[in-house]
C1' cells in the first nucleotide's frame, strides 16, 4: 500500500466481499506457572439470611454490678453531633442536564481570623413507679424527678429596622490542673442554590404552537434575582438559522479506529447530573423534599387470635428468575480515608487483601548440545527411491517453573501486620511435572494419495462435488500463530462507496419542461472613516488520571512513580488595518432609460381568398366501380365510376420553403387591417452598481384527457364487417362513433432532448449562410472590415471511450437544482393539488453479485455493396407411382450382436452372414485356462496319420503306420514339448469416442489463416490483410505507416494431348520375299512400347486500361491465356465418428461379462423412409447377319481346341509364372419382321425338373429348361445429377470369394442439348452497417396462467401501549381562615377540630398517535425442464420508444403529438481536397 467479482477480451462507472486494529464479549477444542488488571451489557425482575452508621457517662437523672470505700464499671432513657458522606445504579431526562466561558441578586455546620459576650429566674418531661387496652406492632392514663432539652426578664458594643425620634435580637455548663463549650457579629475558606453567550441526536409523510402564554405595575413568597405566586392592565411570545410533536439517549474527561480531518462509543478510573419498590407531599436541619427516615395512595410479599400490623439488596456477600454471558453467604481495620470523643476508644461490605474465572496485557517454561545405518514405523513413489529427518534412540550436560527443606523482609511513626511464614534468598533430588489450535483452489503463506460421486458435504467472494476433486471426509506431508487458537457478533479502517481535506451529473445514477420573482447567497472602480470578520502580542481558564517525550522503581515487561509538553477549544485586553462586512463621498466600464432605422411563420383580434375533399341538385352516359401481394365486406341498371355546369359545409392553407426566421420554452406557416411583446444595429445625452442566481411562491406549459355551449367536411381510438393465419381481439381492406374545429374553464404531463442549468470572463483558426452598421472602388456590383443570430469542419486542452472544441463537455467564478449498486418502486401509506383520469411528495421489509457506459474482435440479420459456385436461369436424363434388390426404423423374437442418426447415418463399418466369420441366443463342457512369461516336479522326444467306441458335437478312451523337435560358435550347451501342482497371472468385441493416441468425415481445393519488427489506441486492439484495378485465387500492379516473412493457392510430382532422339520383344509391318494365318526371313520407317528431352512463356500483332497488372481479339501452333485429368486439403470447427481395425488411462468381471462345441440367429414383416435394379416400350421387342475396343487378372489358377447336352453345364486337356497362352465373347450398330394392344411390351410370382460349387444348399446360395405370366401405359406435393469427350447410352474387367452382386472401383464403345444472365433460392468469400448475441440466432428475451414457498400493502374489525382535553371524586400535606375544646397563662401564645384553594392515584366521557393480531384480498420476489402465445434485441420480420387515451387470454394493439437512443436508399444542403 491494496486484492478478488460483471466480459470471449478491454477500459470505465459502480456495488458486494476479503487482507488490519480493537472487545466489559460468548461458543468450540485445548491447558504448566507467575505478576498486573477487569468481571449481570439481559429483568430500574422478585429477594430468603447476615453484615453496611452509629458515638458520646469530660451534659442529664435513673437502673444493676464490682469496690482496697477514693471511686470504676455497664447501660435503656432524655440531649448533643453524625445519619445530606461514602457505597449502588442509570429508570427518567434532547434539558441551563451537561461541556465551556462568563455573571450577581444569595446562603454556609464542623474549621481559620478578629471583636464583643456568657447574667437573674421559671415551668414541665422522659426514664422510673402504678393500673390498663391489644396476639402484636404498639399504647392510654396517674405520680415523681434532671440537663449543655424547653421558656421568660435584664444587657447590648456589633447588628438589623427606622418616620431619624427610636424599636428590635442573647447565651450553658462540665470539671476542676488547664482546657473543652455556649451566645452576638465581621471577615476567610469549604461547599452549595441561581442567571446568560456558545456547543451538545434523528425524523418535515411532525408547519405552525404558546393564555400565566410574552410583558408592565403592585402585592406575596424566597436564602436569594424572576410569571416563581397572585390581582390588574397590555397582545404580546416563539417558528424554514426548523418553533411543536414523534423516537432514541444519561453528559462529559475520554475510550476503539483512522496518515489526518473524521467515524464509532461513553465498562472499569475520575468530574457532574438523575433516582432508591411506583406515584404524591411535606417534616427536621447549616445543608434532603432524604437508598438502610416520616405521611398518603397503588401493587406485591410475610406475621396474624382477623380486629390488626410489618417490609422495601439501582449498599457487601448470596438466592431464585432471565439469558450466549459475568464471581466468595471469605479475612482485617494492619494501611488510606469517614462519623464521634477531650482522650484512651468504638463504629466503618468506604477500604487493604485474599478466593473463583486464560476474561485481557505482560513475561517465563515446556529442554540444551551432539548424534546417519539417513534405524524401525507411516506416507507417497516413475519401484530406482523419496519424505517424515538430527527429527527419534544412543551419548554428554543444565535445573527457569514445579516438587521437598532451611532462612525470611518492606509495607509502621516508640507500639500495633488482614495479607503471610507470602514476596524474597539459600540449599536438594531428578529431564524429571508441563502443547495445542487452525489453515493448505485464487485473495492467502503452505499438496499428494485414498474414500466418494450434482450424493455426502464445503463456502468470507468467486465458487467447488454429475468416476482420476491440491476446494467434500480421512491419512501422510506442510504452513501459521502458541498456553493458545479458530468461529460467531460489534465498531472504526480499506471505501475518494457522503468526496471540509477528498467525487460527480451530454450517452454509465443524476440539469427542475421554461421564465419571472421573494427569502438568502455571491458581488464593478476610486477615497475617508470604524475595527465585526481576519492577524499578531500578553493574562486568564482549559480538574486530575489517560495519550506523548524524559527520567525512575519492581530481575525485564505488563504495572506504577515523579518531571515536562500537549490539550487544536474559550473568555479578557493591547493593537496592526492588506482584505471581506458595516458607514459616509464620489466615478462610469456593469445594468437601465432615451433617439433613430432596418428584419421577422412573435402574440392577439377582426376581416377577406383561391385550390382540393365530400355532399346536394342538374346534364351527357352505361357496367361496372372501388380495393389488395391477391381477395373479399362495400357502392352501382332503383344508373354507380367517370365528365360538365350550379349550390351548401367545415378543416388546412401546396408551390415559396432553405441544418432560414422569431419566441423564455410549449411552440409559430394564404393574404390584409388594427393592438401589443422581445431582440439587433448606430448615436447625442441620462440615472449611477440599479447587478447575477435564486429555497418556498406565481405564472406559460405539445398531445392526450375531462366539464358546459356550439360545430362536424376529411382523418379517425373504440366498434361492426372482410382478409390472412394454427390462431390474429393485430399488421392490410370497406365503413365508423368519440376526437379532432371554436368558445369558456380544468389537467401540468412527454424521448417537455443539444439527453448539456443560469449568468460573466479568457483561450488557434478556415469556411458556409440570415439580420444590422462603415470605408474604398463602382453601370449592374465586388473587396476589406464591424456588431448580433445559425451551421459545417478544426488545434490545444478536456473526455472512460464516443466524441466536445469561442453556441465548450476546455480554464476560472458565483449561485440554485440533482446523484450514491440493481430489483422491489417512481410503487405502497400518509399529506398537497385535481370533477375525473391522475400528478405531486416518497419509503420499507425482502431479494441478487451483479446491474451498466463505451470501445473491440467475432458470429448473426426475412441490412446494404461487390464477387464465385450445375445455387438459380436454360436444357438433357432422373428419383418421388409399380415390380424386385439392398440398407434403415419400427414392430416381433430366446435372439433378431454391435456401431453409424440432417448437409456429414441409411448398397455406410460389410472387397461378398449357409457352417466358419460372429461379437447375439438355446443347450453341453473347461478352469492357470485356446494364447504370453516366471518357479517346482515327473516324463523325455516331435509332428503328422489310420480305424474303432461313447457323445449332437466339444470331449474322453483305445489303436495302425511314418517321422524323430528348435537354436547353435558345430565344442557341447541352452532351451522346447507332454502331463501334474500353487501361485503370480492369462483372457474380455464388457463400459467411458465427453479421460484419449492413432486414422477419417466435414465447411472446402473455399482463398483464407498468420507471424516478426515498426507505427497507431489508456486498453482489448488496429495497421500490415483496407482503398483503385485485375485474377480461378491474399493472383499480380499501383497506392498506402508500414517493412518484410511464413503456412496456404499456383508451380514442382503423375496421367492424357504433339513432336523428337535411345531401344526393338512376346509388340509392329512401309518397301522386299514368304504364309491360311507378321506364319517365318527381313526391316527399325510406321503404329505400340517405356527412358530421356522438346514444347505454351500473354512470348508476337492490334486495341483497351494509368504508360502497370491485366483484358478482348487476331497470328502462328497439336494444345492458347491454370490445355483436360489426378494425387496434394492452410489455422481451426463440428466434446462430429471410430475403446468393434489397432493402441491406450481409469472402473468391472475371473468356475466368468474368459474358453470350447452343436443348433439356430443375424435373412423375422402389418407398415414407413433412404439408395438402386427393370420397366412400362416402335429412338423398341424378337430373330439373324457380324465388324471395330480399352483397363485388368490368371497355378489348389485362368483353361485354349475337339465331344456329350436345348442350356446351366459336363468329359478331356494343349498352352500359359504371361505385349508370347487363356478369360475374350464387347454391346450398342446393320437387316428382316411385329404395328400400339396390358400386347411377339413387362417380367414379379408359382409349380416343376435340373446344373455348380461345398462336409453340408431346410431355415438360408446362385445358374438352367419347360410352363405360369402379377403390378406397371412416363408417375401428386416435392426433389437430385450434369456445361464436353460432359449428361445420356451401351457393354468390359477387377478386388472380396470354394460357391453367391442390379452394390462398388475400374475400362474403354456412341455421343448430344443449353447457359439470354445474377433479379431470386442456397452455400461461400471480402468489405459495410445494425445487435440486448459469445454455449454465438437451434441465440437472446417479455407477459398472462398452474404449482410451492418468503417478506409486504388494504381490510369488518379484535387487542395492548402512549398522549390530549373536559367533568367528577378527592388521600397526605403546605398555604389560607375559624378556634366555644385542651395546654398554657410571663404573652401580639400553641395545639386538637372544623372550613377553604391547590392536588396524587382514581372514576366518566371524547379525540390523536402507534404496535401486534385478522376471515377475505391486491401486487411483489424467487424457485425443477410445467401451459400459453413470440412483445423486445437485426429494417427483429408491423423501426423502436417517451407521454396520454381506449380496447385486448398474455406478452400487447390501435389512436393524437414528440423523439432518434432507427436500418436501407434516394434527394437536397453543407464540408474537406
Nucleotide at each position: 500500500a491494496g486484492a478478488g467479482u460483471u466480459u470471449g477480451a478491454u477500459c470505465c462507472u459502480g456495488g458486494c466481499u476479503c487482507a488490519g486494529a480493537a472487545c466489559g464479549a460468548a461458543c468450540g477444542c485445548u491447558g504448566g506457572c507467575g505478576g498486573c488488571a477487569u468481571g449481570c451489557c439481559u429483568a430500574a425482575c422478585a429477594c430468603a439470611u447476615g453484615c453496611a452508621a452509629g458515638u458520646c457517662g469530660a451534659a442529664c437523672g435513673a437502673a444493676g454490678g464490682c469496690u482496697u470505700c477514693g471511686g470504676c464499671c455497664u447501660u435503656a432513657g432524655u440531649g448533643g453531633c453524625g445519619c445530606a458522606c461514602g457505597g449502588g445504579u442509570g429508570c427518567g431526562u434532547a434539558a441551563c442536564g451537561c461541556g465551556u466561558g462568563g455573571g450577581a441578586a444569595u446562603c454556609u455546620g464542623c474549621c481559620c481570623u478578629u471583636g464583643g459576650g456568657u447574667u437573674c429566674g421559671g415551668a414541665a418531661u422522659a426514664a422510673c413507679a402504678g393500673u390498663g387496652a391489644g396476639a402484636a406492632a404498639u399504647u392510654a392514663c396517674u405520680g415523681c424527678u434532671a440537663a449543655u432539652a424547653c421558656c421568660g426578664g435584664a444587657u447590648g458594643a456589633u447588628g438589623a429596622c427606622u418616620u431619624c425620634g427610636g424599636u428590635c435580637c442573647a447565651a450553658a455548663g462540665a470539671u476542676u490542673u488547664a482546657u473543652c463549650g455556649c451566645c452576638c457579629a465581621a471577615g476567610g475558606a469549604u461547599g452549595a442554590g441561581c442567571c446568560c453567550g456558545c456547543g451538545u441526536a434523528a425524523g418535515a409523510u411532525u408547519a405552525g404552537c404558546u393564555a400565566g402564554u410574552u410583558g408592565g405595575u403592585g402585592a406575596g413568597g424566597u436564602a436569594a434575582a424572576g410569571g416563581c405566586u397572585c390581582a390588574c392592565c397590555a397582545a404580546g411570545g416563539c417558528g424554514a438559522c426548523g418553533a411543536u410533536c414523534u423516537u432514541u439517549a444519561g453528559c462529559u474527561g475520554g475510550u476503539c479506529u483512522g496518515a489526518g480531518a473524521g467515524g464509532a462509543u461513553g465498562a472499569u478510573c475520575a468530574g457532574c447530573c438523575a433516582c432508591a419498590c411506583u406515584g404524591g407531599g411535606a417534616c427536621u436541619g447549616a445543608g434532603a423534599c432524604a437508598c438502610g427516615g416520616c405521611c398518603c395512595a397503588g401493587a406485591c410479599u410475610c406475621c396474624u387470635a382477623c380486629g390488626g400490623g410489618a417490609g422495601g439488596c439501582a449498599g457487601c456477600a448470596g438466592u431464585g428468575g432471565g439469558g450466549a454471558a459475568u464471581a466468595u453467604u471469605g479475612g482485617a481495620c494492619a494501611a488510606u480515608g469517614g462519623g464521634c470523643g477531650a482522650a484512651a476508644g468504638c463504629c466503618u461490605g468506604a477500604u487493604c487483601c485474599a478466593g473463583c474465572a486464560a476474561u485481557g496485557c505482560c513475561g517465563c517454561g515446556u529442554g540444551a548440545g551432539u548424534g546417519a545405518u539417513g534405524a524401525a514405523g507411516g506416507c507417497c513413489u516413475u519401484a530406482g527411491g523419496g519424505u517424515u529427518g538430527u527429527a527419534a534412540a544412543g551419548c554428554u550436560c543444565u535445573u527457569u517453573u514445579a516438587c521437598c527443606a532451611g532462612g525470611g523482609a518492606u509495607g509502621a511513626u516508640a507500639a500495633u501486620g488482614a495479607c503471610a511464614g507470602u514476596a524474597c534468598c539459600u540449599g536438594g533430588a531428578g529431564a524429571a511435572u508441563a502443547a495445542g489450535c487452525u489453515c493448505c483452489g485464487g485473495c492467502u503463506a503452505a499438496c499428494u494419495c485414498c474414500g466418494u460421486g450434482c450424493c455426502a458435504g464445503c463456502a468470507g467472494c468467486c465458487g467447488c462435488g454429475g468416476u482420476a476433486a491440491u476446494a467434500c471426509g480421512g491419512a501422510g506431508g506442510g504452513a501459521g500463530c502458541u498456553a493458545g487458537c479458530g468461529u460467531u457478533g460489534u465498531u472504526c479502517g480499506g471505501a475518494a462507496u457522503u468526496a471540509c481535506u477528498g467525487g460527480g451529473c451530454g450517452u454509465a445514477a443524476a440539469g427542475c419542461g421554461c421564465a419571472c420573482g421573494u427569502a438568502g447567497g455571491c458581488g464593478g472602480c476610486c477615497a475617508u472613516u470604524c475595527a465585526a470578520g481576519u492577524c499578531a502580542g500578553a493574562g486568564g481558564u482549559g480538574a486530575a488520571a489517560g495519550c506523548c517525550c524524559g527520567g525512575g522503581g519492581c530481575u525485564c515487561a505488563a504495572c506504577c512513580c515523579c518531571g515536562g509538553a500537549a490539550c487544536u477549544g474559550c473568555c479578557u485586553u493591547u493593537g496592526a488595518a492588506a482584505c471581506u462586512a458595516g458607514a459616509u463621498g464620489g466615478c462610469u466600464u456593469g445594468a437601465a432609460u432615451c433617439u433613430u432605422g432596418g428584419a421577422g411563420a412573435g402574440g392577439c383580434g377582426a376581416g377577406u381568398g383561391g385550390a382540393a375533399u365530400u355532399c346536394c341538385g342538374a346534364g351527357u352516359g352505361u357496367a361496372g366501380a372501388g380495393g389488395u401481394g391477391a381477395a373479399a365486406u362495400u357502392c352501382g341498371u332503383a344508373g354507380a365510376u367517370a365528365u360538365u355546369c350550379g349550390g351548401a359545409a367545415g378543416a388546412a392553407c401546396a408551390c415559396c420553403a432553405g441544418u432560414g426566421g422569431c419566441g423564455a420554452a410549449g411552440g409559430c406557416g394564404a393574404c390584409u387591417c388594427g393592438c401589443u411583446g422581445g431582440a439587433c444595429a448606430a448615436g447625442u445625452a441620462u440615472u449611477g452598481a440599479c447587478g447575477c442566481u435564486g429555497a418556498g411562491g406565481u405564472g406559460c406549459g405539445a398531445a392526450a384527457g375531462c366539464g358546459u355551449g356550439g360545430g362536424g367536411a376529411g382523418c379517425a381510438a373504440a366498434c361492426a364487417g372482410g382478409a390472412u393465419u394454427a390462431g390474429a381481439u393485430a399488421c392490410c381492406c370497406u365503413g365508423g362513433u368519440a376526437g379532432u374545429c371554436c368558445a369558456c374553464g380544468c389537467c401540468g404531463u412527454a424521448a417537455a432532448c443539444g439527453a448539456u442549468g443560469a449568468u460573466a470572463a479568457c483561450u488557434a483558426g478556415c469556411u458556409g449562410u440570415c439580420c444590422g452598421g462603415g470605408u474604398u472602388c463602382a453601370u449592374g456590383g465586388a473587396a476589406c472590415u464591424u456588431g448580433g443570430g445559425u451551421g459545417g469542419c478544426g488545434c490545444a486542452g478536456c473526455u472512460a471511450a464516443c466524441g466536445c472544441a469561442u453556441u465548450a463537455a476546455g480554464u476560472u467564478a458565483u449561485c440554485c437544482g440533482c446523484c450514491u449498486g440493481g430489483g422491489g418502486a417512481g410503487u405502497a401509506c400518509g399529506g398537497u393539488c385535481g370533477c375525473a383520469a391522475g400528478a405531486u411528495u416518497a419509503a420499507a421489509a425482502c431479494u441478487c453479485a451483479a446491474a451498466g457506459g463505451a470501445a473491440u474482435u467475432g458470429a448473426c440479420g426475412g441490412g446494404g455493396a461487390c464477387c464465385c459456385g450445375c445455387a438459380c436461369a436454360a436444357g438433357c436424363g432422373g428419383u418421388g407411382g409399380a415390380g424386385c434388390a439392398u440398407g434403415u426404423g419400427g414392430u416381433u423374437u430366446a435372439a433378431u450382436u454391435c456401431g453409424a442418426g440432417g448437409c456429414a447415418a441409411c448398397g455406410c463399418g460389410a472387397a461378398g452372414a449357409a457352417c466358419c466369420u460372429u461379437a447375439c441366443c438355446a443347450g453341453g463342457c473347461c478352469u492357470u485356462g485356446a494364447c504370453a512369461u516366471g518357479u517346482c516336479c515327473a516324463g523325455u522326444u516331435u509332428g503328422a496319420u489310420u480305424a474303432c467306441c461313447a457323445g449332437a458335437g466339444a470331449u474322453g478312451g483305445u489303436u495302425u503306420u511314418c517321422u524323430u523337435c528348435a537354436c547353435u560358435u558345430c565344442g557341447g550347451g541352452u532351451g522346447g514339448c507332454u502331463g501334474g501342482a500353487a501361485c503370480a497371472c492369462a483372457g474380455g468385441u464388457g463400459c467411458u469416442g465427453c479421460a484419449u493416441g492413432g486414422c477419417u468425415g466435414u465447411c472446402g481445393u473455399c482463398a483464407g489463416c498468420u507471424c516478426g519488427u515498426g507505427u497507431c489506441g489508456u486498453g482489448a486492439g488496429a495497421u500490415g490483410u483496407u482503398g483503385g484495378g485485375u485474377u480461378a485465387a491474399g493472383u499480380c500492379c499501383c497506392g498506402c505507416a508500414a517493412c518484410g516473412a511464413g503456412c496456404g493457392c499456383a508451380a514442382c510430382c503423375c496421367u492424357c494431348g504433339u513432336c523428337c532422339u535411345u531401344a526393338g520383344u512376346u509388340g509392329c509391318c512401309a518397301u522386299c520375299a514368304u504364309u491360311u494365318a507378321g506364319u517365318u526371313g527381313g526391316g527399325a520407317a510406321c503404329u505400340c512400347u517405356a527412358a530421356g528431352g522438346a514444347a505454351a512463356c500473354u512470348g508476337c500483332c492490334u486495341a483497351u486500361g494509368a504508360u502497370a497488372a491485366g483484358u478482348a481479339g487476331g497470328a502462328g501452333g497439336a494444345a492458347g491465356g491454370u490445355g483436360g485429368g489426378g494425387a496434394c486439403g492452410a489455422c481451426g470447427u463440428c466434446a462430429a465418428g471410430u475403446c468393434a481395425u489397432c493402441a491406450u488411462g481409469g472402473c468391472c468381471c475371473u468356475u466368468a461379462c474368459g474358453g470350447c462345441c452343436u443348433g439356430g440367429g443375424c435373412u423375422a414383416c402389418a407398415c414407413a423412409c433412404g439408395u438402386g435394379c427393370u420397366a412400362c416400350a416402335a429412338u423398341g421387342g424378337u430373330a439373324g447377319u457380324g465388324a471395330c475396343a480399352a483397363u485388368g487378372g490368371g497355378c489348389a489358377g485362368c483353361g485354349a481346341c475337339c465331344c456329350c447336352g436345348c442350356a446351366a453345364g459336363g468329359g478331356u486337356g494343349a498352352g500359359c509364372u504371361a505385349a508370347u497362352c487363356c478369360c475374350c465373347a464387347a454391346a450398342a450398330a446393320c437387316u428382316a419382321u411385329c404395328u400400339c394392344a396390358g400386347u411377339u411390351c413387362g417380367g414379379a410370382u408359382u409349380g416343376u425338373c435340373c446344373u455348380c460349387u461345398g462336409c453340408a444348399a431346410c431355415u438360408c446360395g446362385a445358374g438352367g429348361g419347360c410352363a405360369u405370366g402379377a403390378a406397371g401405359u412416363u408417375g401428386g406435393a416435392a426433389u437430385c445429377g450434369c456445361u464436353a469427350g460432359u449428361a445420356a447410352u451401351c457393354g468390359u474387367a477387377g478386388a472380396u470369394c470354394a460357391g453367391c452382386a442390379u452394390g462398388c472401383u475400374a475400362c474403354g464403345g456412341u455421343g448430344a442439348a443449353u447457359a439470354c444472365g445474377u433479379u431470386c433460392c442456397c452455400g461461400g468469400g471480402u468489405c459495410u452497417u445494425g445487435u440486448a448475441c459469445a454455449c454465438a440466432c437451434c441465440g437472446c428475451c417479455c407477459g398472462u396462467c398452474a404449482c410451492a414457498c418468503c417478506a409486504u400493502g388494504g381490510g369488518a374489525g379484535u387487542u395492548g401501549u402512549u398522549u390530549c382535553u373536559g367533568c367528577c371524586u378527592u388521600a397526605a400535606g403546605u398555604c389560607g381562615g375559624u378556634g366555644a375544646g385542651c395546654c398554657a397563662a410571663u404573652c401580639u401564645g400553641g395545639c386538637a377540630g372544623c372550613c377553604g384553594c391547590c392536588c396524587a392515584c382514581g372514576g366518566c366521557a371524547g379525540g390523536g398517535a402507534u404496535g401486534a393480531u385478522g376471515a377475505c384480498u391486491g401486487g411483489g420476489g424467487u424457485g425443477a425442464a410445467g401451459u400459453c402465445g413470440u412483445a423486445a434485441c437485426a429494417a427483429g420480420g408491423u423501426a423502436g420508444c417517451c407521454g396520454u387515451a381506449u380496447c385486448g387470454g398474455a406478452a400487447g394493439g390501435u389512436g393524437c403529438g414528440g423523439c432518434u437512443g432507427g436500418a436501407u436508399c434516394a434527394c437536397c444542403u453543407c464540408c474537406u481536397u

About this RNA: This is a predicted structure of a 1473-nucleotide RNA (small-subunit ribosomal RNA) from an uncultured bacterium. It matches the Rfam family "Bacterial small subunit ribosomal RNA". Rfam links the family to the GO terms structural constituent of ribosome and ribosome. The sequence is in RNAcentral, with records from ENA, Greengenes and SILVA.